RNA sequence: ACGAUUGACAGGGAAGAGACUCGUAAGAGCGCCGAAGGUGCAAAUCUGGGAACAGGCGAAACCAGAUGAAUCUCUCAGGCAAAAGGACCCUGCAACCGC
Numbered sequence: 001a002c003g004a005u006u007g008a009c010a011g012g013g014a015a016g017a018g019a020c021u022c023g024u025a026a027g028a029g030c031g032c033c034g035a036a037g038g039u040g041c042a043a044a045u046c047u048g049g050g051a052a053c054a055g056g057c058g059a060a061a062c063c064a065g066a067u068g069a070a071u072c073u074c075u076c077a078g079g080c081a082a083a084a085g086g087a088c089c090c091u092g093c094a095a096c097c098g099c
Base pairs, nucleotide, nucleotide: 002098003097005095006094007093009092010091011090012089013088018030020029021028022027031080032079033078037076038074040072044067045066046065047064048063049062
């Protein structure tokens, strides 16, 4: 110098949906959104069963279980004017690894 990963770091970008109704308030009701966080799982892999024979080795289909990603799914949480928040992306910086 280059590449990968990471981040309580700095700067920039970043969507959706109610400024709903009732109520003095506390609160209640109806509708909606998915991009903090969280739930669920596909292929695949593994394990067991299965085929199984005089003895040894030994499949496939199929069945059960485990592991198993997302901006998919659910809407628990969160959100539905602005502000704030915001997955994710870009740049810088730092750490670590490789060469």